[in-house]
Molecule: Glycine riboswitch aptamer
Organism: Robiginitomaculum sp.
RNA sequence: AUUUUCCUCGCGGGAGAGAAUUGGAAUUUAAUUCCAAUCGCCGAAGGAGCAAUGUCCCGGAAACUCUCAGGCAACAGGGACCGCUUGGAGAAC
Numbered sequence: 001a002u003u004u005u006c007c008u009c010g011c012g013g014g015a016g017a018g019a020a021u022u023g024g025a026a027u028u029u030a031a032u033u034c035c036a037a038u039c040g041c042c043g044a045a046g047g048a049g050c051a052a053u054g055u056c057c058c059g060g061a062a063a064c065u066c067u068c069a070g071g072c073a074a075c076a077g078g079g080a081c082c083g084c085u086u087g088g089a090g091a092a093c
Stems, first nucleotide, its partner, number of pairs: 002092006010084004018039001020038008040072003046068001047066003054058001
């Protein structure tokens, strides 16, 4: 120098599911927002669980499963992951 792993700055893409019902409050006009409750749903923040291999007490993965948390018109926000990129730490050579 190159390749590659991980973390990180920035940019771009990024799904799913009730404009639910009831009550209250605010705005001031029958609509919007917020709070609480009631069911119904979603999985791609986070979290939890499990297979095989194995050292078989144990250990052990996910985009699988669960739905605690979070979310469910549009806008906004969040968003696993992907692409490019900044900086850094390793590995190979």